[in-house]
Molecule: transfer RNA
Organism: Patescibacteria group bacterium UBA1441
């Protein structure tokens, strides 16, 4: 340099049919339970890398940028 895959809460990660409250796990906070903890249960907060385009409407489609991983040279 070329080709391909990916970027979603603090961490891991699913989704994509364009419209609904963005699925889960770990972690975090509160509550229940306990003599007190742990475990368990319930509840809650927290996320679509950036810029532009298409569209009535974009996390999703299109283009570009940046970053990560793999392959080729």
């Nucleotide at each position: 340099g070329c080709c391909g895959a990916g970027g979603u809460a603090g961490c891991c990660a699913a989704g994509g049919u364009g419209g609904u409250c963005a699925c889960g796990g770990c972690g975090c906070a509160g509550c229940u339970c306990u003599g007190a903890a742990a475990a368990a249960g319930c509840u809650g907060a927290a996320a679509u890398u950036c810029c532009g385009g298409u569209u009535c409407g974009a996390c999703u489609c299109c283009g570009g940028a940046c970053c990560u991983c793999g392959g080729c040279a």